[in-house]
Small-subunit ribosomal RNA, 3' major domain from an uncultured bacterium, 471 nucleotides, folded computationally. The RNAcentral record of the full RNA draws on ENA and SILVA.
Context: one part of a larger RNA
RNA sequence: UGACGGGGGCCCGCACAAGCGGUGGAGCAUGUGGUUUAAUUCGACGCAACGCGAAGAACCUUACCAGGUCUUGACAUCGACGGACAGAACUCGAGAUAGUUCCUUUUCUUUGGAAGCCAGAAAACACGUGGUGCGCGGUGGUCUUCACCUCGCGUCGUGAGAGGUUGGGGUAAGUCUCGCAACGAGAGCGCCCCCUAUCUCAUGUUGCCAGCACUUUCGGUGGGACCUCAUGGGAGGCUGCCGCACACCAAGCGGAGGAAGGCGGGGAAGACGUCAAAUCAUCAAGCCCCUUAUGACGUGGGGUACCCCCGUAGUACAAAGGGAGUUAAUAGACGGCAGCAAUGCCGCGAGGUGGAGCCAACCCGAGAAACACUCUCUCAGUUCGGAUCGCAGGCUGCAACUCGCCUACGUGAAGUCGGAAUCGCUAGUAAUCGCAGGUCAGCAUACUGCGGUGAAUACGUUCCCGGGCCU
Numbered sequence: 001u002g003a004c005g006g007g008g009g010c011c012c013g014c015a016c017a018a019g020c021g022g023u024g025g026a027g028c029a030u031g032u033g034g035u036u037u038a039a040u041u042c043g044a045c046g047c048a049a050c051g052c053g054a055a056g057a058a059c060c061u062u063a064c065c066a067g068g069u070c071u072u073g074a075c076a077u078c079g080a081c082g083g084a085c086a087g088a089a090c091u092c093g094a095g096a097u098a099g100u101u102c103c104u105u106u107u108c109u110u111u112g113g114a115a116g117c118c119a120g121a122a123a124a125c126a127c128g129u130g131g132u133g134c135g136c137g138g139u140g141g142u143c144u145u146c147a148c149c150u151c152g153c154g155u156c157g158u159g160a161g162a163g164g165u166u167g168g169g170g171u172a173a174g175u176c177u178c179g180c181a182a183c184g185a186g187a188g189c190g191c192c193c194c195c196u197a198u199c200u201c202a203u204g205u206u207g208c209c210a211g212c213a214c215u216u217u218c219g220g221u222g223g224g225a226c227c228u229c230a231u232g233g234g235a236g237g238c239u240g241c242c243g244c245a246c247a248c249c250a251a252g253c254g255g256a257g258g259a260a261g262g263c264g265g266g267g268a269a270g271a272c273g274u275c276a277a278a279u280c281a282u283c284a285a286g287c288c289c290c291u292u293a294u295g296a297c298g299u300g301g302g303g304u305a306c307c308c309c310c311g312u313a314g315u316a317c318a319a320a321g322g323g324a325g326u327u328a329a330u331a332g333a334c335g336g337c338a339g340c341a342a343u344g345c346c347g348c349g350a351g352g353u354g355g356a357g358c359c360a361a362c363c364c365g366a367g368a369a370a371c372a373c374u375c376u377c378u379c380a381g382u383u384c385g386g387a388u389c390g391c392a393g394g395c396u397g398c399a400a401c402u403c404g405c406c407u408a409c410g411u412g413a414a415g416u417c418g419g420a421a422u423c424g425c426u427a428g429u430a431a432u433c434g435c436a437g438g439u440c441a442g443c444a445u446a447c448u449g450c451g452g453u454g455a456a457u458a459c460g461u462u463c464c465c466g467g468g469c470c471u
Stems, first nucleotide, its partner, number of pairs: 007471007015461002019425005026315001029312003033308001034306002042053002064301003068297003073125001077124001082118002087102005106115003128289001130288003137283001138279002141275001143273001149186004155162002167178003193267004198235007208224002212222003238261001241255004317418001321377006334365003339358002344353003384415001389410002392407004431453007
C1' cells in the first nucleotide's frame, strides 16, 4: 500500500423478509458423469461446465472404429517430357478404384504464342480437428452497468508513499454541492445512438373508409384524403412552474398542468483490472511431433449403448378441470421462386391430386390459442394421465434395420402435488395461452423473437449471500 477478520460504523442489490409460481418425488425429452464398447470423436467442470460449442449426428456432416485402398498425394506453387486430352457407356467391386470401348479435338490470338485442361519423372514441398490456451493474437465469459480506476503540476514525508479521491449533506452514480494543501484533467457514470409511449406537418398505394352515390352486401365499385396505418421531418419533459421543509448549497417531498414526471419504459453500450478462468476443434500463429502416415479416398458401423447418479426442460397428477358442440371479438412479429401455395376433388386422418395468385402493405403460410356460451362427466387411478407395446398407413430422402417425423385403430404404465434442500420473479412483470423464425431434404418439449389474458406482495434491513465507502 493492499487483501483478509465468526472487528466496528454507513449504504446498496429479488440478498433476506412479504408474496406468487416452480425444481427436488412420477414417466418422458435432452445434456453431463459413470460403466460398457472395435469405436462409443473432441472440448466445457462452483457461481461463471452439464437443452453448453451443436441455429438441428440415418449417409454426408465426422474429427472416432473395422474392413478395403492411395503415396508429390483430396488441395497450393515450381516443373523436364508428352497430349487434345472433355464426355458417355460397359465389366469387376460393398464402394473408392481398376480395366475396356465409343465419341471428340477447348478458349484467346498479332498465327509466333499464351491461358485453361489431362497425364506425369525428379526434387522442393503439400497435409495434420496431432501436442502445448501454462508461449501467443483475436474473441467472448466473470466480478459488473458494480462505481470505481488513474494522471499532471504544486505540497507533505529520508523513503516506500500520502494527498487530491478524505470530511458535512446528497445521488441510481467519484451524480452534485459545501468545506478543505490542494488546483486541474482523463478513462468510466451520465449525455449522445436505436426501439417504444403523445401530438403535429408532408405523402396517400398494394394500406384506410367519415361523409356522398351504386351495390352481387364484400371497401366490392365510383369516389374521398377525414380516421387507422405506413414512412420521412418536427414538437414534447427541463425539477421548467407553485408550495413545504432543509443553517447555506446540492438535493428531497407534495401539487399543478400534461400522453408521459423527476433516469418515462426497454435495448445497445461493460473503465483500470481479476480468475496463468475458456478457446491451438471458428480463425490466425511460435515451438514440438507425424511424413507409404498422426496425411488422403471410400463402404459399413459408432457418436442414439445402459444396472446407476446429477443438471435443465416439457407433460401430468385433475372440476379454476377433461370431452363434445357453437358463436363473436381480439394479435403482433416473421417467412416465401430449387419457394409459399388458395378455391376445388379424393382420404377418418397424416396426406394425395391439381396449380388460381404471389419476387408480396396486393397472393400464400394462416384456423391464433387461452377466453365466452351450451351440453356432458360427478371425485374415481376416473371420460384424469398419457408412458409403453401391437397392427395398418403417410411424408422426406439413393436409403428410415441399427437410428427420422407424423396419422388411424387398439393397448392404457407410473403418477392423487412431491423429504432434506433449492430456484425465478417488483408490473404489462410473474403466471398462463398460443404464433412465427433460424438451423433444415426430413426431424424442436431446445433456442431466438412476437403478441393475447394478466396478478399478489414489499412492514422493514436484525439475519443469510454478494458488493461499495470510512476506520